RNA sequence: AAACGUAAAAAGCUGAAUCUAAGCUUUAUGUACUUGGAACGGGGGAGUAUCUUGGGGUGAAUCGCGUGCUUUUUUCACGUGUAGGGCUACACCUUCGGCCCGAAUCCGUCAACUAACCUCGUAAGCUUAUGAAAGGUGGAUAA
Numbered sequence: 001a002a003a004c005g006u007a008a009a010a011a012g013c014u015g016a017a018u019c020u021a022a023g024c025u026u027u028a029u030g031u032a033c034u035u036g037g038a039a040c041g042g043g044g045g046a047g048u049a050u051c052u053u054g055g056g057g058u059g060a061a062u063c064g065c066g067u068g069c070u071u072u073u074u075u076c077a078c079g080u081g082u083a084g085g086g087c088u089a090c091a092c093c094u095u096c097g098g099c100c101c102g103a104a105u106c107c108g109u110c111a112a113c114u115a116a117c118c119u120c121g122u123a124a125g126c127u128u129a130u131g132a133a134a135g136g137u138g139g140a141u142a143a
Base pairs, nucleotide, nucleotide: 010128011127012126013125014124018038019037020036021035022034023033039122040121041120042119043118044117054110055107056106057105058104063081064080065079066078067077068076084101085100086099087098088097090138091137092136093135094134095133096131
């Protein structure tokens, strides 16, 4: 000096997963934890329908084709598409390009929808760039 790694701050991204009051603790403050409130999100909830080929929930994450293992099928693994979804830095809508995801898991024989009503969650993970892009609406800042 470069590379890699760790920690903090700032600014962002996926997602409902944020804000706030009091308590506890302390010399004091903050964090964590507890109990509330607001906000956002999910589930259950009548007749009828449906139910071993079991059925159903959260989520964008469905549905094919090929290959491998194998007696066959299934499962699993890999590859390649795809319904659908995300990012591209003031916000939203539309468009043109670019880059990605297309998983996982829970309930346990049971729930379609649904008014009143009941109930649960507020996690986890990642980036430091990849368009000075076009149009419209609005906002912020500066002059």
The RNA shown here (c-di-AMP riboswitch aptamer (ydaO/yuaA leader)) has 143 nucleotides and comes from Desulfosporosinus sp. Taxonomically the source falls in Desulfosporosinus (Bacteria, Bacillati, Bacillota, Desulfitobacteriaceae). Rfam family: c-di-AMP riboswitch aptamer (ydaO/yuaA leader). A reference for the family is Barrick et al. (2004), "New RNA motifs suggest an expanded scope for riboswitches in bacterial genetic control", Proc Natl Acad Sci U S A. From the family's description: This family represents a conserved RNA structure found upstream of the ydaO and yuaA genes in Bacillus subtilis and related genes in other bacteria.